[in-house]
Order: sequence, then C1' cells, then structure tokens
RNA sequence: GGGCCAGUAGCUCAGUUGAUAGAGCGCCUCGUUCGCAACGAGGAGGUCGCCGGUUUGAGUCCGGUCUGGUCCA
Repeated sequence: GGGCCAGUAGCUCAGUUGAUAGAGCGCCUCGUUCGCAACGAGGAGGUCGCCGGUUUGAGUCCGGUCUGGUCCA
C1' cells in the first nucleotide's frame, strides 16, 4: 500500500423484507431476610464509530472516512 471482517446500552452481543432500537450480565429503587446472597417487582441507561447520499421513511441500501482485527505484498 491492497483485500476481507468488525464497530448498536457500562460489558458481551442480537436486530429476520428498510417502518416504535432490544436481550443477558451489570447499575438504581422497592419487597422478602437479623444481615448478606439468592429470588420477586419496577426503573434508569443509546449521536446504532463519523460525514454525506438514496428514500415518505435508514442500525439496515450506496459513497467517503476513522478505529480495531486478520490476510497478502
């Protein structure tokens, strides 16, 4: 320098045909307990890496770009 893969909640990851952004763990509150853990109920938490394009509508399609991984030279 070139090819490929990945980037979505604090962490690990889903997201099906383009139509309300989700799960587990973690965190907060309440209940239960002498207390802790576990369990039950509820809640907070998001620039879908960034910029632009297409579209009535984009996490999803297209172009560019950044970061990480990997392969080739």